Predicted 3D model of RNase P RNA and transfer RNA as a complex of 424 nucleotides.
[in-house]
RNA sequence: GGAGUCGGCCGGACAGUCGCUGCCGCCUCAGGGUGGUGGAGGAAAGUCCGGGCUCCAUAGGGCAGGGUGCCAGGUAACGCCUGGGGGGCGCGAGCCUACGGAAAGUGCCACAGAAAAUAUACCGCCAGCGGCCUGCGGGCCGAGGUAAGGGUGAAAUGGUGCGGUAAGAGCGCACCGCGCGCCUGGCAACAGGCGUGGCAGGGCAAACCCCACCCGGAGCAAGACCAAAUAGGGGAACGAUGUGCGGCCCGCACGGUUCCCGGGUAGGUUGCUUGAGGUGUGUGGCGACACACAUCCCAGAUGAAUGACUGUCCUCGACAGAACCCGGCUUACAGGCCGGCUCCCACU
RNA sequence: UCCCCGGUAGCUCAGUCGGUAGAGCGGGUGACUGUUAAUCACUAGGUCGGCAGUUCGAGCCUGUCCCGGGGAGCCA
Numbered sequence: 001g002g003a004g005u006c007g008g009c010c011g012g013a014c015a016g017u018c019g020c021u022g023c024c025g026c027c028u029c030a031g032g033g034u035g036g037u038g039g040a041g042g043a044a045a046g047u048c049c050g051g052g053c054u055c056c057a058u059a060g061g062g063c064a065g066g067g068u069g070c071c072a073g074g075u076a077a078c079g080c081c082u083g084g085g086g087g088g089c090g091c092g093a094g095c096c097u098a099c100g101g102a103a104a105g106u107g108c109c110a111c112a113g114a115a116a117a118u119a120u121a122c123c124g125c126c127a128g129c130g131g132c133c134u135g136c137g138g139g140c141c142g143a144g145g146u147a148a149g150g151g152u153g154a155a156a157u158g159g160u161g162c163g164g165u166a167a168g169a170g171c172g173c174a175c176c177g178c179g180c181g182c183c184u185g186g187c188a189a190c191a192g193g194c195g196u197g198g199c200a201g202g203g204c205a206a207a208c209c210c211c212a213c214c215c216g217g218a219g220c221a222a223g224a225c226c227a228a229a230u231a232g233g234g235g236a237a238c239g240a241u242g243u244g245c246g247g248c249c250c251g252c253a254c255g256g257u258u259c260c261c262g263g264g265u266a267g268g269u270u271g272c273u274u275g276a277g278g279u280g281u282g283u284g285g286c287g288a289c290a291c292a293c294a295u296c297c298c299a300g301a302u303g304a305a306u307g308a309c310u311g312u313c314c315u316c317g318a319c320a321g322a323a324c325c326c327g328g329c330u331u332a333c334a335g336g337c338c339g340g341c342u343c344c345c346a347c348u
Numbered sequence: 349u350c351c352c353c354g355g356u357a358g359c360u361c362a363g364u365c366g367g368u369a370g371a372g373c374g375g376g377u378g379a380c381u382g383u384u385a386a387u388c389a390c391u392a393g394g395u396c397g398g399c400a401g402u403u404c405g406a407g408c409c410u411g412u413c414c415c416g417g418g419g420a421g422c423c424a
């Protein structure tokens, strides 16, 4: 100098003027006025997970249903995060990984192919066996052996080599892989070593399923209170039924319930923002994180505010706007800053 | 704000247990007719909303994103 990788942060700045809005103080003719102070994000988004909160349900049990899936830890909880293991990619820093069970059972594997799973034999290979012929080199037919080679396929019953054989084959041996047992290290996943078995039934579980663990339902239009309004009307369905109950059954309690049509009303208060909260320091931990102390209060609207204009400057400004609240994930994002690390080239 | 459903040919819709996607209408060509319609025959037309993943193989299974549609309170 170039290329790359990981982590963190910012995402116009300053000043003035005029607006909008929550809260507090003062004034008021109750309409408002005035002063002070606060006023979007890293994703406020998608609503994909998890929790708080609220109401409903909940003696208890069973069957369904859904989710997660290597190990350990963190957390209020999680499908998230951290650390580690196995596998894959990269020269490397690093990155990716739905990664339990196919020997409980069922199912599927189109086309091609002999055969797609109780195995089997299309082209081949084999003169070791039987028969025939012979020019004695061998040739032909048959019984049989074989799975080395070819061919099909996404996938064909361990791989390579040597021996062996008529040709072959874990048939034998060595190495690699695999199963089982023991030992060592580790909390564990797992790794390493030694011994042993010729090797035993291919794939798919984001197919049903099995195993382990977790899960009651609905959502702030939840829920509570006040006010307004009237046609608490009509029809249908259900009694071994209906509701509570939200999938089902046993069970318990209650006695009407549900749906459709039609009608009225649609205003206000609350829930509402102090919270698993932010910042700083210290301690423990590899880390996620936890604990202690100090300090701060930082939107709360309901037609729904957070904007507009002017001036100066720069690198000329992306994606985008809270609606009960948090923790994650995912997606969108012009550009800029900082730090760790890796590789290549050149020079000293 | 919350909940639910859908996206397959130009339009309306099928598509089972994953095996190479159809139907009706519409379009085109031809036949029939003096001509048109109707009818008959043939035919074209598909990123299965997008992107990833699982699988030998995805319209179908899984994840994520995009687009479209519907519903809700009180009297009760």
Base pairs, nucleotide, nucleotide: 001344002343003342004341005340006339007338008337009336010335012313013312014311015310016309017308018307020039021038022037023036024035025034026033027032041319045330046329048328049327050326051325052324053219054218055217056216060250061249062248063247065215066214067213068212069211070084071083072082073081074080085099086097087096088095089094100210101209105208106207107204108203109202122150123149124146125145126144129142130141131140132139133138158176159175160174161173162172163171177199178197179196180195181194182193183192184191185190223270224269225268226267233261234260235259236258237257238256242254243253244252263423264422265421277296278295279294280293281292282291283290284289314317349420350419351418352417353416354415355414358373359372360371361370367404375391376390377389378388379387397413398412399411400410401409
It holds a member of the Rfam family "Bacterial RNase P class A". Rfam classes the family as a ribozyme. The prediction has a mean pLDDT of 77.